RNA sequence: AGAGUUUGAUCCUGGCUCAGGAUAAACGCUGGCGGCGUGCCUAAAACAUGCAAGUCGUACGGGUGUCUUCGGACACCAGUGGCAGACGGCUGAGUAACACGUGGGUGACCUACCUCUAAGUGGGGAAUAACCCUCCGAAAGGAGAGCUAAUUCCGCAUGUGGUCAUUGGGAUAGCGUCCGAUGACUAAAGCCGCAAGGCGCUUGGAGAUGGGCCCGCGGCCGAUUAGCUAGUUGGUGGGGUAAAGGCCUACCAAGGCGACGAUCGGUAGCUGGUCUGAGAGGAUGAUCAGCCAGACUGGGACUGUGACACGGCCCAGACUCCUACGGGAGGCAGCAGUUAGGAAUUUUGGGCAAUGGCCGAAAGGCUGACCCAGCAACGCCGCGUGGGGGAUGAAGGCUCUCGGGUUGUAAACCCCUUUUCUCAGGGAAGAUGAUGACGGUACCUGAGGAAUAAGCCCCGGCUAACUACGUGCCAGCAGCCGCGGUAAUACGUAGGGGGCGAGCGUUGUCCGGAUUUACUGGGCGUAAAGGGCGCGCAGGCGGCUGGCCAAGUCGCGUGUGAAAUCUCCCGGCUCAACUGGGAGGGGCCAUGCGAUACUGGUCGGCUGGAGGCUGGAAGGGGGAAGCGGAAUUCCCGGUGUAGUGGUGGAAUGCGUAGAUAUCGGGAGGAACACCAGUGGCGAAGGCGGCUUCCUGGUCCAGUCCUGACGCUGAGGCGCGAAAGCGUGGGGAGCGAUCCGGAUUAGAUACCCGGGUAGUCCACGCCCUAAACGUUGGGUGCUAGGUGUCGGGGGUAUCGACCCCCUCGGUGCCGACGCUAACGCAUUAAGCACCCCGCCUGGGGACUACGGCCGCAAGGCUAAAACUCAAAGGAAUUGACGGGGGCCCGCACAAGCGGUGGAGCAUGUGGUUUAAUUCGAAGCAACGCGCAGAACCUUACCAGCCCUUGACAUGGGGGUUUUGGAGACCAGAGAUGGUUUUCUUUAGUUCGGCUGGGCCCCACACAGGUGCUGCAUGGCUGUCGUCAGCUCGUGUCGUGAGAUGUUGGGUUAAGUCCCGCAACGAGCGCAACCCUCGUCCUCAGUUGCCAUCGGGUUAAGCCGGGCACUCUGGGGAAACUGCCGGUCGAGAGAAAGUCGGAGGAAGGUGGGGAUGACGUCAAGUCCUCAUGGCCCUUAUGGGCUGGGCUACACACGUGCUACAAUGGCGGUGACAAUGGGCAGCGAAGGGGCGACCUGGAGCUAAUCCCCAAAAGCCGUCUCAGUUCGGAUUGCACGCUGCAACUCGCGUGCAUGAAGUCGGAAUCGCUAGUAAUCGUGGAUCAGCAUGCCACGGUGAAUACCGUUCCCGGGCCUUGUACACACUGCCCGUCACACCAUGGGAGUUGGCUUUACCCGAAGACGGUGUGCUAACCUUUUAGGAGGCAGCCGGCCACGGUAAGGUCAGUGACUGGGGUGAAGUCGUAACAAGGUAGCCG
Repeated sequence: AGAGUUUGAUCCUGGCUCAGGAUAAACGCUGGCGGCGUGCCUAAAACAUGCAAGUCGUACGGGUGUCUUCGGACACCAGUGGCAGACGGCUGAGUAACACGUGGGUGACCUACCUCUAAGUGGGGAAUAACCCUCCGAAAGGAGAGCUAAUUCCGCAUGUGGUCAUUGGGAUAGCGUCCGAUGACUAAAGCCGCAAGGCGCUUGGAGAUGGGCCCGCGGCCGAUUAGCUAGUUGGUGGGGUAAAGGCCUACCAAGGCGACGAUCGGUAGCUGGUCUGAGAGGAUGAUCAGCCAGACUGGGACUGUGACACGGCCCAGACUCCUACGGGAGGCAGCAGUUAGGAAUUUUGGGCAAUGGCCGAAAGGCUGACCCAGCAACGCCGCGUGGGGGAUGAAGGCUCUCGGGUUGUAAACCCCUUUUCUCAGGGAAGAUGAUGACGGUACCUGAGGAAUAAGCCCCGGCUAACUACGUGCCAGCAGCCGCGGUAAUACGUAGGGGGCGAGCGUUGUCCGGAUUUACUGGGCGUAAAGGGCGCGCAGGCGGCUGGCCAAGUCGCGUGUGAAAUCUCCCGGCUCAACUGGGAGGGGCCAUGCGAUACUGGUCGGCUGGAGGCUGGAAGGGGGAAGCGGAAUUCCCGGUGUAGUGGUGGAAUGCGUAGAUAUCGGGAGGAACACCAGUGGCGAAGGCGGCUUCCUGGUCCAGUCCUGACGCUGAGGCGCGAAAGCGUGGGGAGCGAUCCGGAUUAGAUACCCGGGUAGUCCACGCCCUAAACGUUGGGUGCUAGGUGUCGGGGGUAUCGACCCCCUCGGUGCCGACGCUAACGCAUUAAGCACCCCGCCUGGGGACUACGGCCGCAAGGCUAAAACUCAAAGGAAUUGACGGGGGCCCGCACAAGCGGUGGAGCAUGUGGUUUAAUUCGAAGCAACGCGCAGAACCUUACCAGCCCUUGACAUGGGGGUUUUGGAGACCAGAGAUGGUUUUCUUUAGUUCGGCUGGGCCCCACACAGGUGCUGCAUGGCUGUCGUCAGCUCGUGUCGUGAGAUGUUGGGUUAAGUCCCGCAACGAGCGCAACCCUCGUCCUCAGUUGCCAUCGGGUUAAGCCGGGCACUCUGGGGAAACUGCCGGUCGAGAGAAAGUCGGAGGAAGGUGGGGAUGACGUCAAGUCCUCAUGGCCCUUAUGGGCUGGGCUACACACGUGCUACAAUGGCGGUGACAAUGGGCAGCGAAGGGGCGACCUGGAGCUAAUCCCCAAAAGCCGUCUCAGUUCGGAUUGCACGCUGCAACUCGCGUGCAUGAAGUCGGAAUCGCUAGUAAUCGUGGAUCAGCAUGCCACGGUGAAUACCGUUCCCGGGCCUUGUACACACUGCCCGUCACACCAUGGGAGUUGGCUUUACCCGAAGACGGUGUGCUAACCUUUUAGGAGGCAGCCGGCCACGGUAAGGUCAGUGACUGGGGUGAAGUCGUAACAAGGUAGCCG
């Protein structure tokens, strides 16, 4: 410090996720030791039991016990009295508050105990517990009578002082206070001691400590909480308190708080700190420390220096317990512990030894504060589980290409050590004199022995670490992206590896990364985001210049910012954690002094900002009234006749009752052609005939006046297209809804005919918009060029029309700069400042609820649950478009012939079957694999057999040195058996030795047309013989990429030329290769025969010849080379094109071979090869028979036809390519024929197949025929072991459908189509198929490219990229989830009014009761008590609201969910451009 994830790829925006640190944690697996810490985060739920606050006999009377020298002493104890129980300990419910923090104030206060200081402590009186007696009660407790003490209580005296009243003086703004005067009031307690003395007590003063109260500032969320407030705000009098104060009360006034967020709601103890972070910040508030608050819940006071009191009291309530039912008792949020809750949090331990606290004169007592121990890896820190050597790289494991590799110096083995551990011995500090729970602990010494001690997570990327097997979208994993559908480094296991280590992972939470709330440090044209526009209050910000002030600001000092923590330094535990000491840091804090540049305040000046004044100017700026013409429609009349209208085509409609058309006249409403422009005006919405009136703004010139008067603008107010609403008018045209007509599968649409609201006017609402420049307003600054609108000036001129300058507006292009890019660019999206609005992933949601507005429609404001890993912007390359341009192709068109109809052949689907083996599937499967299924083939089915096997290699043994043929028996055969006969391999060291064959045995193995063509190689199809596909370097771009390859021409062609930030190059194209066409040459048999000779009925038959034909070698020839035209940017050219000449051939001369980068997971595991999987007496092998030949159908490809361009008959016309020895087979003979016989010749330019056919001549005369030949019968022939299933051919007989073929569809551009025959491969036989050969031999394309199909290049749009067979929307149906409404219903909180009113203090009363004091004393008084009354008030109640939550029949939409339904809305002009309201 970053990384993963949106895309085919890219850049950006943006969210999600990860790596880090932390934790009072929990869970899973595992677990050796020690030190130091930490340990109910949940139920402020309920609590059994024990303990946690007592102490003092030197305050007092008494009791009990012991002792006694009887005087008493000692010990203990309930009670009176004093002090302490307001501290310490616990918890965080409440509290958003002066509760806390920080700094101040108290002239408005208190402070027991402690310290210092001043003065005093005299003399009396009274009561009461204990105790005793009586009594009540179950108990807890209580009542009455009697006695008694004190440091208990009460008078009196004294008054240093104190308080109050009156008053003088000094200081202060004033109040405190200080120095005085007078008067009134006002204290005390004793105990111990022989004593000295000590401890106390009273009244003051001072201090210390601790507190009370007040104030400034600071620290949560919500405005879907905007108004709150009646003791409320202030005053006066009074009361109350230690003390100011509406704290309380009476009266008076009507105030107080609030957008700088009152009130209300939610949440929360606050802080030092802690965690994180570079910091700023964010989060947090366990342990320790400070403060606050609470003590079962609510209320209340008492006592006291202090409480409204955790282990005190009273009352009310809930709960628990006791009870004799009459009444009582209780409060662990103290320490342990229990139950409950919960994922989860310890011992009912020891000790007061230390530190501290309370009491005491002290000894001492008490102390679950505290110090220790125990439990828990809960955290941090430290240590260990051994160290060194050790290769044969052992065994075992895993893997493997079987060679090996790895685990791995790891182990074994040898040597060594002893931290830890065990045993034994010694043994602390903590304690100033005594006292040690911890503890026989820490620590030290000795002995023993490698001994007691390793796991957890991960290994697809992020992220460090890979293989095997299992599994087969299953089981499972997963933080994100994503893995798993038969070869998974992602699941599970194993081996190996990586990381950390007494831990390791997971989960939760916080910060970080996240500059993803942006102060540091972000944005808003298109990604989320500028308010529709203006006016303007508050607020924020503000020109030049001078003086003063010193609030902000800055400097220095002082105070404070507790300790702990943090950082640095030093020290103590062996180190560390931990801990001691010192220093530092830390505030928007307070205060004193100082500075005055800037901001601010104040006083003054200025003119540049702003405004005014004068004079001009343009304009659809706004409002009102009036006027005008064209057009549409309607009405009247004329002319006129059959249609008109409308559309893609029609129809509805209108029209013989006279339309449309046309002429004249009239009515009415709305809108204003041309001018008109990227032009003008306005803040925006918006504004367009002409005239008049009223009226707003703007610009220019002059530079006369004011003197900062300015900018922005939350709220607020106004304006605000269209549609819509209300009332009343108006209504020509247009025209939602609606009605017809079409279209369509449907058509609630698009098109057509009608037509209501509306559109128009007046008044009043609505308040939205893609209200857009998707760009808020203002000011300044930062190159220019060019057009245009308005104004002014200059120069020249008769005149600015052309020229120059300038101000304002409005466009285009463009520099710097900016931007993710696109683009913006003085009209900024540049550089800056000021103010406002707005954004923070997508969906849910321009929604719900609430509030405000509205007549309604609805508008404004505006969430959450849930869900997704994206949603987006710009640009790139493709692909696609019912986008565009250019251009090709038998693509269409023009032609010729077919297919689709028939019969048959053949292939396929389907069906059938025991099996009908398998594959091929749009083009590019279907006469395809198959260039030949009767057996074989054959892979399928049935049955019968074989098991090292039909075939290969290796071992052992035997046998033979061989294999073949025939016959017989069993059997369907394979096979088994018998037998006959022919033949009998190589080497040899002669050894059954080597090799070979055969048989047997055991095991490795063979074998598989079994699966996967989506694991593969190879081969092939296809786009496509289309003209394309790329690279290097350079350049451009952040980048994907672009350029080159685009452009202008041209070509069959990325063919060539020209141009050009490109220059070159490669694979393709072309050429090189084969063949046909012309000529030359060489050669001349088996070919040929012109000349010569021979010869025949005839014949290259013979001699001969090689001229010709031909055969097959070599060569020539064509290259836009020549001429003319043409195109091309101004000229001249180029590539090329058109015509011509010559030529056998002319613009690639015809044909073939040749197939770029790639696409289709195209085809093939059944040609072959091959990974993996599967079968192994079978999924292998053999055989017989069957099947692949089935048949109600459907399709493809063909053959034959339907006939006269024909059929039939006749006929010595003429080819070429090929093939032939298990072969072709002549002549001759037989048969109607297939064929048979025959066997010449030929290993073939020699012989044979071999007859070519269409042709020509004759006949038939339009018919189911002399067409057509299917089907069937009979009889034959051929091949073959065998023609039943299931071959081909022949003859005779039979003669079916069919009379040219619907929609649709195929081939072909010249020696082509069409037509005719011939040959070959396969093959025993079987050809309408396939491959080849020659014969005859057209038409049309002249104008062509609108259309269909395919393709190429450029361009455009895109929401597509498995790429249009794409993407994608909504309803409906189903499942699940969260949520709104909902008659209601349940509960919490809260408000108002009223009722009730415990305890209590306060006030009143007090005729009942009453010790101290007074008096004039059987009593009275003062004072007090009970009781009663009053207001206040907790709980409770009644009624009405507010608010939040739970639940609710039913209901609304929303979200999610591999393969549901209906349509096709959007994305390409998405087929009606889309979108907003």
A computed fold for a 1477-nucleotide RNA from an uncultured bacterium, annotated as small-subunit ribosomal RNA. The sequence is in RNAcentral, with records from ENA and Greengenes. Rfam family: Bacterial small subunit ribosomal RNA.